Description: RNAcentral holds the sequence, with entries from MGnify. This is a predicted structure of a 75-nucleotide RNA (Glycine riboswitch aptamer) from uncultured Poseidonocella sp. NCBI's taxonomy places the organism under Bacteria, Pseudomonadota, Rhodobacterales, Roseobacteraceae, Poseidonocella. Rfam family: Glycine riboswitch aptamer. Gene Ontology term of the family: glycine biosynthetic process.

RNA sequence: AGAUCGGGAGAACUGGCCCAGCCAGUGCCGAAGGAGCAACCGCCCCGGAAACUCUCAGGCCCAAUGGACCGAUUU
Numbered sequence: 001a002g003a004u005c006g007g008g009a010g011a012a013c014u015g016g017c018c019c020a021g022c023c024a025g026u027g028c029c030g031a032a033g034g035a036g037c038a039a040c041c042g043c044c045c046c047g048g049a050a051a052c053u054c055u056c057a058g059g060c061c062c063a064a065u066g067g068a069c070c071g072a073u074u075u
Base pairs, nucleotide, nucleotide: 001075002074003073004072005071006070007069012026013025014024015023016022017021027060028059029058033056034054035053036052040048041047042046
């Protein structure tokens, strides 16, 4: 670093339509990704950089999907 298993959050309403869903308006969320500042770190004047910030992307009834991170197993 990869794979498998388990755990895994947050966030809306209204209207329309061909109503398993899609579209529009306004709003909201941050834990894929991306970007920014920068704590911090290192082989130190050059680099690496967050769970902070932004929300481009993504997401917002339940479910499904996704999911940083944590644990276990394994290569």